The RNA shown here (small-subunit ribosomal RNA) has 1409 nucleotides and comes from an uncultured bacterium.
């Protein structure tokens, strides 16, 4: 510093991550060099080799060889051979020295007998080094080593010796042991002599309590030689030098779920031991030590220098190297030595393992390699003593798995290399495209250089110093001779042998495409994946680092997340319920003295290495050399005295006591009181009481309730009474007495810091609950019943035990709360309760001012995350105690404790989630609350739900019964018209560049077309074709030239009503024509956000006015538009006609008029303007005049920001998948019209407000040429026949219908008209079979007002009565969309249901109930 709790904030918290390390492992990769490094597991076990010897200048042997050489044998003789001794020279074992106690390894143990740092040693010791000084004289005896371990006789014999017998006898498999004999020393031993050693005794002297010094004087202790001339030893004494023992102080992990431990235990006096102090040992003696400054128990662990990390302060570690400690198979002991209680010595004991002859014996890799084994996991049974260094040696020398090198591992760190330069607007191959292009990319090819590493082939400098040997003026010269490894340089060739891993949502640097579809995977948090994954896999590209990269595991860090630096407890995780108080902490005022704490200064230590700085050696680095500096620590002294501490003298303000007063439900007994209650007697009374939303269970005629009177009895204490008052808190409330604690105020009063807090400890401590004896009216767990519910182990109700009450004990806990721990100080006010005091006033009430103590309230600054808090702090400081570290497991388990019990205190861990909590914001919710409004209810009218058809849906059927629509907001919806087309659906028939489009292309001059044949449902397939028609340039009119339309070939491609409305565009529904939704600047809060848009009046309305930290604005509301209601101007034709005229049976029918109607253009008219009331001067409201219309006059269009992943991919248009002789196309027939049933819309009924017959008047608004169709005729009638007008204010559909009068008389009807039959008509229909409509006779079903439910409408509305219109041949239209005719009732009222709007409240919601 980022990510993650939330729609979204702000803070709390957890949690992840990015940064460095590493003795590491694994997964992919792996050019080369140099320094480093490598069994963290099983201190388990170990085969084999090596790891400690070495001196003959300490002895004496043995054997070997050389050289002498006495003696001898063979031989004539030269000469062979044998040899006593004697030198030299190697080899060996013994004896003696000195070394083996060092160096190597390892971390079991060990929490102090350890380590670190400082110190003591007047309590010690020392081999081999070094200095001094003195001395080295004389004998003795034995030992290993070596010899033997049978002896006689017989026989053999190579003359070694072998076999037999007696006497006896070296044993044993092996390790090894034993008897006899004799030897040598520098091995032992005894004598002598000796000091400044060593005791002892006298005097002096000095010190720090032992003791030191120095002087006499007695005793006592020694020794070794070698070898050949100069040296090496010996002995004894004193000093050093290095190393060592002991001892003291500090410091050195967790645990209190370990609180009490110890008898040699503490101390003392002797004796004893030790090199040496000490209970180290031991005998008496005393009763002591030790511990919350954690004894004494558990667990863990080897210490430091140091290393990692970290700004540091820390915290983690303790491979490698260096210092100390321990250990050596386990365990325990001592020899020897200067040194050990001894890693490769010794002794016993166990456990393991070899050997064996069963009697026995032998072994110890936590030494270097190496074996198996264990495990993620750690190398060669290398080479050499050439350096360094160690033992031994006078010395060559020999030993040395110390050591120096090589070997194996990318294990670590540091270097190098895998080429350089030029070189397309850019090959090809990939990949991505919006199909134009982009990307990989100067990347490669290509050209031109260069020559590190690694190959090959030569080199020798260096590590080498010494060491011998010769000379010698002792100063060197001068020869010889040592190398196990490693390597510099040079020369050849040639870019040739050398590049990889993880990443790519965000965090965190890096993007795209295909697969895949909650599969398959991914993930370190968050979180990706259910058909358009930048998260999975794989490509392509791109970031990263690079001989490596990434994973996994640990440390630190980031975490101020154990807080010293440096946190916090009102609501996030946290103040113990309260209080006295011990120990501990901290402590008023002044003055002296000290020098422990503190500070300068300064002395020693603080080993090297490491880590900084400088310089400097390896071509550089990494690494190593060498200065310095640092080592924050501990210690010797000196100084200094502010402050803390001791000490010591004062002092009064802190704290206590005295004194006068004063309030109070403070505590504890005891008495006593009324009011209600229950209960018990008796009276009066006579059916109910009682209880609930309603009932019932209960009481009650055996007299209740309700009423009077006596009388019992227990438990509580009304008014006053109050955010009043007392107490430490829990808590305390009729009256009185009696006992007692605490406050407060005042004093010219006393002591004189006696304080403040307080781990443990005590004591107190609501209610519930226990124990024991009492009470025991209410009331009321348990229980029982009666409701109520789906239950109903409950809320109501009706009973009722324990309890509640008293006394004694116990328990010890609560939201025991202000969720606020107690104490002192300091720091703005304003109101107010309650107890005192004092002052003003001549005195008193009141009053008003100033101090205190207590209890509220509202607030400044400040603080807090805000919420709030604010002299009663959550604020600025101090002093002590308590507590807290993520949720959940749990305040639960186990273990101590306490408790008669039930329980209480104290109190964890596996394992799991990413979160869990604060606070406040915005919404959305609520069977919250206020305001308000709507056919929302409520009043009414007329329906729907029963019937029968019509139509649409859902089932169900089917070859298909095409698709979509689904709560309002689908269901007379898409369809304003399915015979067939439509048609998207079946069945069967055909066809494939296509029924449609543009481009390339072949072809040839053709090709269209009236029309005809032949097969078929038909589409098609085949075949013929008369006349015409056949572009455009040039043309001499013969014709050349192209090759446009048009056909026909083939290639791109058309084409899809196939999916996916949850990839989308448009377009629509619906909340809703409700009244809202927002911006801007301002302002306010850390922020989310609020203000504004609230609040107080009004309105249909965020409509308007006011107020006002808000001012303004936009989208909507309204207004603007069109209709309709009134008038006015202007026009007067096809429309009207009053008045003049004319004509007709009669009609504006004609001259004509422009009056009125009425068309249709354009004004007016309505604006709370007027007038009165109410209101806040206002906005608005009521009520009246006027006026056609009055308060938006009526209706229409018009629909904010937005929600429903609302509906449509089949209106269209569109990415994406999918199909291409098909899922395109074209045809017949057929289905979308089906039927056991459900549901919604509808229509005509059920009947007299009506059915039927007659007669009469009176719209409005449309529509005709592919049409309307009059007058006439014919048909009962649909309808025909003919056709005059009209392209329409002229003609025509067109007859309006309720209306009137007459008949029917309440019934399945003269009601209703469903289903069937016959017969007919109509279609500018090819064709009504399935499947149109219409007449007309005949037939005449269900239905006599409709269960629970539920729709619509507030005035020209419902309700009813016709009439047009679009589609359309024709029509299922009873739909839908207009018109107009008659024309009602009721509500003024918001309690409820349903929806909405504002405001406010709660909230664990927020995909939002």
């Nucleotide at each position: 510093g980022a990510g993650u709790u939330u729609g979204a904030u702000c803070a709390u918290c957890c949690u992840u991550c990015a940064g460095a390390g590493c003795g590491a492992a694994c997964g992919c990769u792996g050019g080369c060099g140099g320094c480093g490094u490598g069994g963290c597991u099983a201190a388990g076990a170990c085969a084999u080799g090596c790891a400690a010897g070495u001196c003959u200048u300490a002895c004496g042997g043995a054997c070997u060889a050389u050289u002498c050489a006495a003696u001898u044998g063979a031989g004539u003789a030269a000469u062979c051979g044998a040899g006593a001794g004697a030198a030299u020279a190697g080899u060996u074992a013994g004896u003696g020295g000195c070394g083996a106690a060092a160096g190597g390894g390892u971390u079991a143990g060990u929490a102090a007998u350890g380590g670190a740092u400082a110190g003591g040693u007047a309590a010690c010791g020392u081999g081999c080094c070094c200095u001094u000084u003195g001395c080295u004289u004389c004998g003795g005896g034995a030992u290993a080593g070596c010899g033997u371990c049978g002896u006689u006789c017989g026989c053999c014999u190579u003359c070694g010796g072998g076999c037999g017998a007696a006497c006896u006898a070296c044993c044993g498999a092996a390790a090894g042991g034993g008897g006899c004999g004799g030897u040598a020393a520098u091995a032992c031993c005894g004598a002598a002599u000796a000091a400044u050693a060593u005791c002892a005794u006298c005097u002096g002297u000095c010190g720090a309590c032992g003791g030191g010094c120095a002087u006499a004087u007695g005793a006592u202790c020694a020794a070794a030689g070698a070898u050949u001339u100069a040296u090496c030893g010996g002995c004894a004494a004193a000093g050093g030098a290095g190393c060592g023992g002991c001892c003291u102080a500090u410091c050195u992990c967790c645990u209190a779920u370990c609180a009490g431990c110890u008898u040699g235990u503490u101390g003392g006096u002797g004796g004893g031991g030790u090199a040496a102090u000490g209970g180290c040992u031991c005998a008496c003696c005393a009763a002591g030590g030790c511990a919350g400054c954690g004894a004494c128990g558990g667990g863990u662990a080897g210490c430091g220098g140091g290393a990692c990390u970290g700004a540091g302060a820390g915290g983690u570690u303790g491979a490698c190297c260096c210092g100390c400690a321990a250990c050596a198979u386990c365990g325990g002991g001592a020899c020897u030595g200067a040194g050990a209680c001894a890693c490769u010595g010794c002794c016993c004991g166990g456990a393991c393992c070899u050997c064996c002859a069963c009697g026995g014996a032998g072994g110890g890799c936590u030494g270097c390699a190496g074996u198996a084994a264990c495990g993620a996991a750690u190398a060669u049974u290398g080479c050499g003593c050439a350096a360094u260094g160690g033992g031994c040696g006078a010395a060559a020398g020999c030993c040395u798995g110390a050591c120096g090198c090589a070997g194996c591992g990318a294990c670590g760190c540091c270097g190098c290399g895998u080429g350089c330069g030029g070189g397309a607007g850019g090959a090809a191959g990939u990949c991505c495209u919006u199909c134009g292009g982009g990307a990989u990319g100067u990347a490669a090819a290509c050209c031109g250089c260069u020559g590190u590493c690694a190959g090959g082939g030569g080199g020798a400098a260096g590590a080498a110093a010494g060491u011998c040997c010769a000379c010698c003026u002792c100063g060197g010269u001068g020869g010889a001779u040592u190398g196990a490894u490693c390597u510099a340089c040079c020369c050849c060739a040639g870019a040739g042998g050398a590049a990889g891993u993880c990443a790519c949502g965000g965090c965190u640097a890096a993007c795209u495409u295909c697969g895949u579809g909650c599969c398959a995977g991914c993930a370190g948090c968050c979180g990706c994946g259910g058909u358009a994954a930048g998260a999975c896999g794989a490509a392509g590209g791109u970031g990263g680092c690079g001989a490596g990269c990434g994973u996994u595991g640990u440390u630190c860090g980031g975490u101020g997340u154990c807080a010293c630096u440096g946190g916090g407890c009102u609501u996030a995780a946290a103040g113990c319920g309260u209080g006295u108080g011990u120990a501990g902490g901290c402590g008023g005022a002044a003055g002296a003295g000290u020098a422990a704490g503190c500070g300068u200064c300064c002395u020693g230590u603080g080993a090297a290495a490491u880590a900084c700085c400088c310089c400097g050696g390896c071509u550089u680095a990494a690494c190593c050399g060498g200065g310095g500096a640092a080592u924050u620590g501990c210690u010797c002294g000196a100084c200094g005295a502010a402050c803390u501490g001791c000490u010591u003298u004062u002092c009064u303000u802190g704290a206590g006591g005295c004194a006068a007063g004063u309030a109070g439900g403070g505590g504890u007994g005891u008495a006593c009181g009324g009011a209600a209650c229950u209960c018990u007697u008796g009276g009066u009374g006579g059916a109910g009481c009682g209880g609930u939303g309603g009932a019932a269970u209960g009481c009650g005629u055996a007299g209740a309730u309700a009423u009077c009177a006596a009388g019992a009895g227990g438990a509580a204490c009304g008014c006053c009474g109050g955010u009043g008052g007392g107490g430490a808190a829990a808590c305390c409330g009729g009256u009185a007495c009696a006992c007692u604690g605490g406050g407060c105020u005042u004093g010219u009063u006393c002591u004189g810091a006696c304080g403040c807090u307080g781990a443990g400890a005590c004591a107190c401590g609501a209610a519930a609950g226990c124990g024991u004896g009492g009470g025991g009216a209410g009331c009321g767990a348990a229980c029982g019943g009666g409701a109520u519910u789906a239950g109903a182990u409950a809320c109501c109700c009706c009973g009722g035990u324990a309890g509640u009450c008293c006394a004694c004990g116990c328990u010890g806990u609560a939201a025991a709360c202000g969720a606020u721990g107690u104490c002192u100080a300091c720091u703005a006010g304003g109101u107010u309760g309650u107890g005192g005091a004092a002052g003003u006033u001549c005195u008193g009430a009141c009053a008003c001012u100033u101090g205190c103590a207590c209890g509220a309230c509202c607030g400044a600054a400040g603080c807090a995350a805000a919420a709030g808090u604010g002299u009663u702090a959550a604020g600025u400081a101090g002093a002590c105690c308590g507590c807290c570290u993520g949720g959940g497991g749990a305040g639960u388990a186990c273990g101590g404790u306490c408790g008669c019990a039930a329980g209480g205190c104290u109190a964890a861990a596996a394992c799991u989630c990413a979160a869990a909590g604060g606070a406040a914001u915005u919404g959305a919710c609520g069977g919250g609350g206020g305001c308000u409004c709507a056919c929302a209810c409520a009043a009414g009218c007329g329906g729907u739900g029963g019937a029968g058809c019509a139509u649409g849906u859902g089932g169900a059927u089917u070859a298909a019964u095409u698709c979509g629509a689904a709560g309002c907001a689908a269901c007379g919806c898409g369809c304003a018209g399915a015979a067939c087309c439509u048609u998207a659906c079946c069945u069967g028939g055909g066809u494939u560049u296509g029924a449609c489009a543009u481009g390339c292309u072949u072809g040839g001059a053709u090709g269209c077309c009236a029309u005809c044949c032949u097969g078929g449902a038909a589409a098609c397939a085949g075949g013929g074709g008369a006349a015409g028609c056949u572009g455009c340039c040039c043309u001499u009119c013969g014709g050349g030239g192209u090759g446009a339309a048009a056909c026909u070939u083939g290639c791109a491609c058309a084409g899809g009503u196939g999916c996916u409305g949850c990839a989308u565009g448009g377009c629509u529904g619906u909340c809703g024509u409700c009244a809202g939704c927002u911006c801007g600047u301002g302002u306010c809060g850390u922020g989310a956000g609020a203000u504004g848009u609230c609040g107080g009046g009004u309105u249909a309305a965020g409509u308007c006015c006011u107020u006002u930290a808000a001012c303004g604005a936009g989208c909507g509301a309204a207004a603007c538009c069109c209709u309709u209601g009134c008038c006015g101007u202007u026009a007067g034709u096809u429309g009207c006609c009053a008045g003049c005229g004319g004509g007709u049976c009669a009609u504006g029918c004609c001259g004509g008029a422009g009056a009125c109607u009425c068309u249709a253009a354009c004004g007016g008219g309505a604006c709370u303007g007027c007038c009165g009331g109410u209101g806040u001067u206002a906005a608005a409201c009521c009520g009246g005049a006027g006026g056609a219309a009055g308060g938006u006059g009526g209706g229409g269009a018009c629909g904010a920001c937005g929600u429903c992943a609302a509906g449509u991919c089949a209106u269209c248009a569109u990415g994406g998948c999918c199909u291409u002789u098909a899922u395109g196309c074209c045809c017949a027939g057929g289905g979308c019209u089906u039927c056991a049933c459900a549901c919604g819309u509808g229509c005509u009924a059920c009947a007299a407000u009506g059915g039927c017959g007659g007669c009469c008047a009176c719209a409005g608004a449309g529509c005709g040429a592919c049409g309307c169709a009059a007058u006439a005729c014919c048909g009962u009638g649909a309808g025909g026949u003919g056709g005059a007008g009209c392209a329409a204010a002229u003609c025509g559909c067109a007859a309006a219908a309720u209306g009137u009068c007459g008949c029917c008389c309440c019934a399945g009807u003269u009601c209703g008209g469903a289903u069937c039959g016959u017969a007919g008509g109509c279609u500018g229909g090819c064709a009504a079979c399935u499947c149109g409509c219409c007449u007309a006779c005949g037939u005449g079903a269900a239905g006599u007002u409709g269960g629970a439910a539920u729709c619509g409408c507030u005035a020209g509305u419902a309700a009813u009565c016709g009439c047009g219109u679009a589609u359309c041949a024709g029509c299922u239209a009873u739909g839908a969309c207009g018109c107009g005719g008659u024309g009602a009732a009721u509500a003024u009222a918001u309690u409820c249901c349903u929806g909405a709007g504002c405001c406010u409240u709660g909230c664990a919601c927020a995909c939002a109930c």

Its Rfam family is "Bacterial small subunit ribosomal RNA". Gene Ontology terms of the family: structural constituent of ribosome and ribosome.